The RNA shown here (small-subunit ribosomal RNA) has 1506 nucleotides and comes from Capsulimonas corticalis. Lineage of the source: Bacteria > Armatimonadota > Armatimonadia > Capsulimonadales > Capsulimonas. RNAcentral holds the sequence, with entries from Rfam. Rfam family: Bacterial small subunit ribosomal RNA. Model confidence (mean pLDDT): 83 of 100.
RNA sequence: AUGGAGAGUUUGAUCCUGGCUCAGGACGAACGCUUGCGACGUGCCUAAGAAAUGCAAGUCGAACGGGGUAGCAAUACCUAGUGGCGAACGGUCGCGUAACACGUGGGCAACCUGCCUUGAAGCGGGGGACAACAAUCCGAAAGGGUUGCUAAUACCGCAUGUGAACUUUUGUGGCAUCACGAAAUGUUCAAAGCUUUAUGCACUUCAAGAUGGGCCCGCGGCCUAUCAGCUAGUUGGUGGGGUAACGGCCUACCAAGGCUUCGACGGGUAGCUGGUCUGAGAGGACGAUCAGCCGGAUUGGGACUGAGAUACGGCCCAGACUCCUACGGGGGGCAGCAAUUAGGAAUCUUGCGCAAUGGGGGCAACCCUGACGCAGCGACGUCGCGUGGAGGAUGAAAUCUUUCGGGAUGUAAACUCCUUUUACCAGGGAAGAAACAAAUGACGGUACCUGGUGAAUAAGCCCCGGCUAACUACGUGCCAGCAGCCGCGGUAAUACGUAGGGGGCGAGCGUUGUCCGAAGUUACUGGGCGUAAAGCGCGUGUAGGCGGGUCUUUAAGUGAGGGGUGAAAGGUUCGGGCUUAACCCGGACACUGCCUUUCAUACUGGAGACCUUGAGUGCGGGAGAGGCGAGUGGAAUGGUCGGUGUAGCGGUGAAAUGCGUAGAUAUCGAUCGGAACACCCAUGGCGAAGGCAGCUCGCUGGCCUGUAACUGACGCUGAGACGCGAAAGCGUGGGGAGCAAACAGGAUUAGAUACCCUGGUAGUCCACGCCGUAAACGAUGAGUGCUAGGUGUCAGGGGUAUCGACCCCCCUGGUGCCGCAGCUAACGCAAUAAGCACUCCGCCUGGGGAGUACGGCCGCAAGGUUGAAACUCAAAGGAAUUGACGGGGGCCCGCACAAGCGGUGGAGCAUGUGCAUUAAUUCGUCACUAACCGAAGAACCUUACCAGGGUUUGACAUCUCUGGACAUCCCAUGAAAGUGGGCUUUCCUCGCAAGAGGACCAGAAGACAGGUGUUGCAUGGUUGUCGUCAGCUCGUGUCGUGAGAUGUUGGGUUAAGUCCCGCAACGAGCGCAACCCUCACCCAAUGUUGCCAGCGUGAAAGACGGGAACUCUUUGGGAACUGCCCGUGUAAGCGGGAGGAAGGUGGGGAUGACGUCAAAUCGGCAUGGCCCUUACAUCCUGGGCUUGACACAUGCUACAAUGGCUGUUAACAAAGGGACGCAAGACCGCGAGGUGGAGCCAAUCUCAAAAAUACAGUCUCAGUUCAGAUUGCAGGCUGCAACUCGCCUGCAUGAAGUCGGAAUCGCUAGUAACCGCAGGUCAGCUAAACUGCGGUGAAUACGUUCCCGGGCCUUGUACACACUGCCCGUCAAGUCACCUGAGUUGUCUGCACCCGAAGCCGAUGGCCUAACCGCAAGGAAGGAGUCGUCUAAGGUGUGGGGAGCGAGGGGGACUAAGUCGUAACAAGGUAGCCGUAUCGGAAGGUGCGGCUGGAUCACCUCCUUU
Repeated sequence: AUGGAGAGUUUGAUCCUGGCUCAGGACGAACGCUUGCGACGUGCCUAAGAAAUGCAAGUCGAACGGGGUAGCAAUACCUAGUGGCGAACGGUCGCGUAACACGUGGGCAACCUGCCUUGAAGCGGGGGACAACAAUCCGAAAGGGUUGCUAAUACCGCAUGUGAACUUUUGUGGCAUCACGAAAUGUUCAAAGCUUUAUGCACUUCAAGAUGGGCCCGCGGCCUAUCAGCUAGUUGGUGGGGUAACGGCCUACCAAGGCUUCGACGGGUAGCUGGUCUGAGAGGACGAUCAGCCGGAUUGGGACUGAGAUACGGCCCAGACUCCUACGGGGGGCAGCAAUUAGGAAUCUUGCGCAAUGGGGGCAACCCUGACGCAGCGACGUCGCGUGGAGGAUGAAAUCUUUCGGGAUGUAAACUCCUUUUACCAGGGAAGAAACAAAUGACGGUACCUGGUGAAUAAGCCCCGGCUAACUACGUGCCAGCAGCCGCGGUAAUACGUAGGGGGCGAGCGUUGUCCGAAGUUACUGGGCGUAAAGCGCGUGUAGGCGGGUCUUUAAGUGAGGGGUGAAAGGUUCGGGCUUAACCCGGACACUGCCUUUCAUACUGGAGACCUUGAGUGCGGGAGAGGCGAGUGGAAUGGUCGGUGUAGCGGUGAAAUGCGUAGAUAUCGAUCGGAACACCCAUGGCGAAGGCAGCUCGCUGGCCUGUAACUGACGCUGAGACGCGAAAGCGUGGGGAGCAAACAGGAUUAGAUACCCUGGUAGUCCACGCCGUAAACGAUGAGUGCUAGGUGUCAGGGGUAUCGACCCCCCUGGUGCCGCAGCUAACGCAAUAAGCACUCCGCCUGGGGAGUACGGCCGCAAGGUUGAAACUCAAAGGAAUUGACGGGGGCCCGCACAAGCGGUGGAGCAUGUGCAUUAAUUCGUCACUAACCGAAGAACCUUACCAGGGUUUGACAUCUCUGGACAUCCCAUGAAAGUGGGCUUUCCUCGCAAGAGGACCAGAAGACAGGUGUUGCAUGGUUGUCGUCAGCUCGUGUCGUGAGAUGUUGGGUUAAGUCCCGCAACGAGCGCAACCCUCACCCAAUGUUGCCAGCGUGAAAGACGGGAACUCUUUGGGAACUGCCCGUGUAAGCGGGAGGAAGGUGGGGAUGACGUCAAAUCGGCAUGGCCCUUACAUCCUGGGCUUGACACAUGCUACAAUGGCUGUUAACAAAGGGACGCAAGACCGCGAGGUGGAGCCAAUCUCAAAAAUACAGUCUCAGUUCAGAUUGCAGGCUGCAACUCGCCUGCAUGAAGUCGGAAUCGCUAGUAACCGCAGGUCAGCUAAACUGCGGUGAAUACGUUCCCGGGCCUUGUACACACUGCCCGUCAAGUCACCUGAGUUGUCUGCACCCGAAGCCGAUGGCCUAACCGCAAGGAAGGAGUCGUCUAAGGUGUGGGGAGCGAGGGGGACUAAGUCGUAACAAGGUAGCCGUAUCGGAAGGUGCGGCUGGAUCACCUCCUUU
């Protein structure tokens, strides 16, 4: 010392701020599904609506007379009335009430108290009535009238006076009024009897007690200031009245007070408390049941009786409602218990009993008691019990699932053994009952006990995406639906619905509502305000709060001890009783509070005395755009006049409007007028802030420094209040040079109500008066103290030094920068704090709605100030991080630009695509990165499309069975596929054979085949692109709360994150480079089919012998490394040179990091899901993919003379192909080609002719001897077949086109350009394509400003789907709530007046009256009546508050894809924003002043480092 838990959600990610939501507990609950038993509790929260029926307060004959019943009577019993007590309790409800109503603690010297207790005293003697009753009358009734009789414990005198009250005198005490005594010839005042005869019950007076009440006071407990002033009986006094009692409680008079920012008055809401729920507590919320107090009894008013009421089941009156009625008049009051109806989400039986407890009456017996005790109904709550226990695997069946193997439900079931709580049946059977004895039990034949049958009678609800325990299948397809928040659902949903399974709780489980908690999210405990919400624009100062040092005193705060109280119940704890528990009983504690008393005196407060350091004064110096007024100066702009002078000026990105030949601009001189003060000028100065700048003078405020003479805490802050307060704006009067909202014109533009230009009015200026706001900012309130330093600057002082001024050192005050500790979410702040503390003020509590509406105050107005709600969202926000982006910056690359060369875009044609057409024109691909792309070749086939004709286990695969080789050939039919028929044939292996197996074919049945059907957004694989760009990352360490950073940045260098240097980094990986191929040089080897220098043969040809040198082939090596030299540089490297075939990666290729684009492809292939199955499968014929007004893309050929044509005569390659092939020589043909076939499976033969070129000739600038499209005719080739729809040849034809608009492409050297050759595909070909090969062979690059793309660093950002981003406002549509609105409806309330019931009080001529007085008359006293004051309801008028409806008006919020623009975020393309004025469809524009919360560049100053 028993006590404290968090999570989800803002972001790409992070930290913070901040709201929303959830998990917990509780309930007088309700709703949904479900339901076996018991105990104890609990049950109209709404209409304080209405009100059938019954009951809820009576009793006493021992107070009284009468009546009645029974009895012969005595007598017993009953009771309408008189009388007594009770009915003021008990029971119910919470309307009203913000109040001494309640709670708590006090007071009454200002009071009452029936019944009860104690004490003292007494109880004598008389009188007159009235009910009942009788008679009679009225009335429908309720009820009433008159006459007559009568009793009492009813009523009235008299006596007595213990005593009490009053008056007077007086003593003592106290607390002011007073209290208690004493005295008096003073005055007044009592009584009831009954009976069973008793210590009986009653009665009277007094005193006291007890109990119950009345009144007063301190303190405490709701919201609202958009309620700030309220009050005439109001505050006090005096006299009087009234009450049990004090008192303006009431009244007359007098005075003018009383309350209030410590919240009066008004409005709203509400019974208060013990307590209940929650919470760690402090608190917060609530006030059912039980208990205390208060208040109410249909609404409003009133009194009577009484000890007590202003009376729930009494009275009177008024209103509303309702019932009866003979219409004349009467009755009623469930917010008692049941029950009914209405309302509502919702709340019970018209039960039993007085047996117990308690109450009333009574001597008692007893009576009454819907208080109460019980029972009933409701899972409404709490607590307890049960629905079985043990064994039981083949893991049954069934269901679900599955990768088809299995897995799960699951020892669960079945089955075997056992038990019997509960429910049911039977038997027994209480306590509660207490009193002298007896009697007495509603509950109840209940609890409990015993016995019996039998697993028998008994399980559901919610959830399973995260929070939050629990997962699969199917269905659905942004639908249906779910949802507490985040969010699920658009074809593979653990989130919807169902099923299986699982999780949680369990006679309940969920949902809804409300409260507390979580929420430190109103923060006392325990928060904040530079940028997140939040410091008043600034000062002066009132109340208030807080306040320096010493001494004395007091004891209010404070602390300690004692006493009283804090009802009971409840709570905690200990113990006990119901089988346990809930529940109940007893003890103790607690009840944190209030009152009182004693003590203490450190601190705070009060009182007194002193002090000087806070504060102020004096004295000596000092700086300054501090303020106000008056005067004055020069430069410049503009105007006017004059001179000189001539055609332009001005303005812009470029222009135009404008000015100018009537002389401008320019220039010189003179003059006028207004406004502002260049240089000095400065992170310089002054001021509280706003703000303040030429010079001089006058008046004036504050500040600093030095000194230490004076005062002696005189201080700080500051709600209200008052003053000051930029610009704009307003009023009156001036002034007006320049500038300049509005406005006009010119441009720009799609438009341009703008930016730019030309003009231009308010205004800007002055005087006086308003306004009172700004990004009025340091976005940082004022004051005081403390806490490392460094360095500038302004003002003053001191020290040192000096003749003196400097230099140097120190102090104070201001003003800057850097920086430690500390703080901070971070950024940052850091002695000028945002650090550590104290004091006071202001302000904040999610975003929007909104600084809006209404109301108040201020203002001439504009408007300011104060300042909400409904509704709506789950965010809004701050700082920092990584990216991306910028019409930001720096550096650097690239055929990116530039410099060049050649093209495309125009023409014709080819090819592809779109669009259109079509029966079909199959499909895919769409910026770069689709479009001679898939397709390295569509006549059939291909082929996926269309039409038609066929097939259905299938054209193709596997399995089972039967039969058989299959095939070929012929006939018919058909477009073919096919169909029908005929001829013919009988496979292989093993085995002697039978037979078995296998291959193939046909048939049958079913499993299945098949699909270029769909989804590239379910996928694999592959590919494109950024990009052959130089980047992308990791480990460890370090820094940061973290996301992240560092490394990878920096200085150099490179093609390169290439390398070097530096560095909190050190290393490493994927990329770069290199390793690979090829070309270029050399060497070695090799030597045919290639080669031929030298030798030989040959007419010639490497043809032959031969050679192995050369070329070449094929292998293997070498060579290049900034290695060498010079220069430069720390180095890396760079520049130049030498040598070399090659020089700084030698040329080319292959090679493509992490990733991006849901990029492309399901139609190459593979593949999940879905879909089709006599069809979306498959076969065939024909057609289509080849169509064409048109558009685009890629090419070819040209437009000609650097050319065309002809000729020849001549040349010179490389790399490839060839057997279903290439094909020579020869012959035929003008030619395509044909005939034929040597040779070649290729360094051998062949395709094969290279072409441009060279030479010669011709053409002579023309639509040509250019160009070749188109078309006609005639042929050739391939092929089953060239009609749709092939290629080639010859002859003829001879189109457009004369170098191409805007725009645009390629290329940096063996490149571009030009020229041809070959190959693949392929029967043939649309190839002008593609892939390769060689031949000829240039020009240019100053350079990086600009365009495009990219890399690195940095900066801004409201972007993160990342600028094809985000986002603003009007308009149009729908829905919702709100404000206003002519008015209207009902409600509450103030004031004035009218009317005025009942009733108390007062007055009262006449009237009436038993008790007393009086012989009587009459009196006293009383009553009815009448009148008066007060007064409820009602009425009239006039105000105020709040509510409903309301044509129309206004803005607001929300709502996948409406309209117009583009305002903001990047320098957002005119930096943005604030205040104000004005203008405009709208965002908005412009003027004036302000701010940085503006990018960029340059300069100045200061700082840091050196």